[in-house]
RNA sequence: UAGAGUAGAUAUUGUGCGUUAAGUGUCAUGGGAUGGGAUUUAUUCCUGUGAACGAAAGAUUUUAUAUCUGCGGUGCAAUAUUGAAUCCGCUA
Numbered sequence: 001u002a003g004a005g006u007a008g009a010u011a012u013u014g015u016g017c018g019u020u021a022a023g024u025g026u027c028a029u030g031g032g033a034u035g036g037g038a039u040u041u042a043u044u045c046c047u048g049u050g051a052a053c054g055a056a057a058g059a060u061u062u063u064a065u066a067u068c069u070g071c072g073g074u075g076c077a078a079u080a081u082u083g084a085a086u087c088c089g090c091u092a
Stems, first nucleotide, its partner, number of pairs: 001092003008082009017072003026051008036088005057069004
């Protein structure tokens, strides 16, 4: 001097779940996590409690705990892209 690496975000694919409404999202409040270490009025996420809001179904026939096509700001996994600052550390 250059670079890697977090939580996570987005997209695609796969596979589930829901469609008899869970999940997701919103608000208030408490707790927690967030490059290997430290700090921060940074970032993002997880979670408890309370509150408000809220949906896309259709087809087939074998009438079933079925199948198919959809739908859901849906779960998980893989891949790609992306991903704080300062100091120290790490790699070249």